Context: one part of a larger RNA
RNA sequence: GGAUGAAUGUUGGUGGAAUGAUUAACACAUGGAAGUUAGACGAGAAGUGGUGUUUCCAGUGGCGGACAGGUGAGAAAUUCAUAAGAACUUUCCCUUAUGAGGGGAACAACAACUGGAAAUGACUGCUAAUACCUCAUAGGCUAAGGAGAAAAAGGAGGAAUCCACCCAAGGAGGGGAUCGUGUCUUAUUAGUUAGUUGGUGAGGCAAUGGCUUACCAAUGCGAUGAUCAGUAGCUAGUCUAAGAGGAUGAUCAACCACAUUGGGACUGAGACACGACCCAAACUCUUACGAAAGGAAGCAGUGGGGAAUUCUUCGCAAUGGGUGAAAUCCUGACGGGGCAAUGCCACGUGAAGGUAGAAGGCCCACGGGUCAUGAAAUUAUUUUCUCGGAGAAGAAACAAUGACGGUAUAUGAGGAAUAAGCAUCAACCAACUCUGUGUCAAUAGCCAUGGUAAGACAUAGGAUGCAAGUGUUAUCU
Numbered sequence: 001g002g003a004u005g006a007a008u009g010u011u012g013g014u015g016g017a018a019u020g021a022u023u024a025a026c027a028c029a030u031g032g033a034a035g036u037u038a039g040a041c042g043a044g045a046a047g048u049g050g051u052g053u054u055u056c057c058a059g060u061g062g063c064g065g066a067c068a069g070g071u072g073a074g075a076a077a078u079u080c081a082u083a084a085g086a087a088c089u090u091u092c093c094c095u096u097a098u099g100a101g102g103g104g105a106a107c108a109a110c111a112a113c114u115g116g117a118a119a120u121g122a123c124u125g126c127u128a129a130u131a132c133c134u135c136a137u138a139g140g141c142u143a144a145g146g147a148g149a150a151a152a153a154g155g156a157g158g159a160a161u162c163c164a165c166c167c168a169a170g171g172a173g174g175g176g177a178u179c180g181u182g183u184c185u186u187a188u189u190a191g192u193u194a195g196u197u198g199g200u201g202a203g204g205c206a207a208u209g210g211c212u213u214a215c216c217a218a219u220g221c222g223a224u225g226a227u228c229a230g231u232a233g234c235u236a237g238u239c240u241a242a243g244a245g246g247a248u249g250a251u252c253a254a255c256c257a258c259a260u261u262g263g264g265a266c267u268g269a270g271a272c273a274c275g276a277c278c279c280a281a282a283c284u285c286u287u288a289c290g291a292a293a294g295g296a297a298g299c300a301g302u303g304g305g306g307a308a309u310u311c312u313u314c315g316c317a318a319u320g321g322g323u324g325a326a327a328u329c330c331u332g333a334c335g336g337g338g339c340a341a342u343g344c345c346a347c348g349u350g351a352a353g354g355u356a357g358a359a360g361g362c363c364c365a366c367g368g369g370u371c372a373u374g375a376a377a378u379u380a381u382u383u384u385c386u387c388g389g390a391g392a393a394g395a396a397a398c399a400a401u402g403a404c405g406g407u408a409u410a411u412g413a414g415g416a417a418u419a420a421g422c423a424u425c426a427a428c429c430a431a432c433u434c435u436g437u438g439u440c441a442a443u444a445g446c447c448a449u450g451g452u453a454a455g456a457c458a459u460a461g462g463a464u465g466c467a468a469g470u471g472u473u474a475u476c477u
Stems, first nucleotide, its partner, number of pairs: 001477004006473005013347004018342001019340002026303003030300002035063003040060002044056003070258003080182003084178001088175003093171004099165001101135004110125002114121002141148002154163003184230002191221002196218008233255001235253001237248004260281005283294002286291001311337001313336003319333001320331003351379002360371004385414004390409001394404001421466005428445001432461002435458002442449002
């Protein structure tokens, strides 16, 4: 000199597009953040004088709650980055080609009764389905042969037809394993390993494999640093540097890990599951003491610690996601607005004119010099500002549909009107004098300054630098 997710002193006009808990992965009041489907199903209710149409709906069933969103505690390698190959899987989506024929038994809801303070149960009885079971059916599977084993469901419509279902093959995209290389510090850590290293048999998995187990062998790793210990999410990137390098990993994007702490499985195409379940622990809360409830590292917000980080806001109009045949519905993702000079970019705070070289301040050798073309007078202008009427694009898809927003923008009127500070001035380093003080008070990055003529302290005048900022502090280069 450059840089920052900065903080702090002081000052502060406007716009654009960004960024904003780096500390306690500390504890959390309140409201929201994941539903949808009545065109799968049997009840019930609203509404109507009745039928029909319509609407709502606890429950059963389906799909989705494994995405999106958050955080970086752990993890030095089952991470990540890059390159490669094989023993696997895949809901939804796309393509191709078949099939969808017979039967059956239940369980919620509901009704009756009953336990409990509650949370929430027990027992008896009834019932539907795209819920469940069974028989039949194969061009596929088991190397051949033989033999064996399997599925399905309907719904809407007047109909055409549309949506859904089962088996199989292929695709796309995704996921799970394997491996080469790279991946911080310490030797004041030198030996380490017993399912450990390999083999055979068996089990297990979607799949390879000590993944697990029985037996056999005694290996495997290590000064090219094993093992132990410490620290740490990794990368594309970011900052700096002529480069080589050094430092770093906020926002945005990919991957990984985690969801109060520890453990576990269930369901499912996919989880060992942030707003699911079970067990244990700590904490908070309710209790009739028998027993229950909770988890913001989702968005706002509160306390706390901290130098320090925003509103308990608007909308699903757009983009995207879930569901549905669709209309819809849901969406703190997202789109917006609010707050903060936190940084970046752009603009303004006026322009022209003006010598009586004005008043006033400061200095002076008392002649004058300087602030200073500076102020005023005079002339025109209006970025910005105030007021007025007009008023979008973003909406795709004939129409309708805009949170932002009466915003942006253009336009009319008004009047220079509403808008400059901060630091420094001995040298490094651009910029100097007066007065006060008198090794005092103070300054200070280093050298140092201050002892009665201080260009270094303090005020003033002047000057210099940067400018809606400017100094300081911290960190990297």
Molecule: small-subunit ribosomal RNA, 5' domain
Organism: Picea glauca